[in-house]
RNA sequence: CGGGGUAUAGCUCAGCUUGGUAGAGCGCUUGCUUGGGGUGCAAGAGGCCAGCGGUUCGAAUCCGCUUACUCCGACCA
Numbered sequence: 001c002g003g004g005g006u007a008u009a010g011c012u013c014a015g016c017u018u019g020g021u022a023g024a025g026c027g028c029u030u031g032c033u034u035g036g037g038g039u040g041c042a043a044g045a046g047g048c049c050a051g052c053g054g055u056u057c058g059a060a061u062c063c064g065c066u067u068a069c070u071c072c073g074a075c076c077a
Stems, first nucleotide, its partner, number of pairs: 001073007010026004020057001028044005050066005
């Protein structure tokens, strides 16, 4: 330098193909359970969907550019 992949809750990841209320598990908080802890049960908090722009009545989802990480190739040695 060329091409591909990834970016969503604190963590690990779905959802994207086919636009229509943002989710799961773990973790966290509160209550119950226990002599206490753990376990179990119930409830709850937690999101600029990497950034900017475009299309659309409506974008996490489609399109363009950018950023970060990563893989392959080229180049150099």

About this RNA
A computed fold for a 77-nucleotide RNA from a Bacillota bacterium, annotated as transfer RNA. The source organism's lineage runs through Bacteria, Bacillati and Bacillota. Its Rfam family is "tRNA". From the family's description: Transfer RNA (tRNA) molecules are approximately 80 nucleotides in length. By type it is a transfer RNA.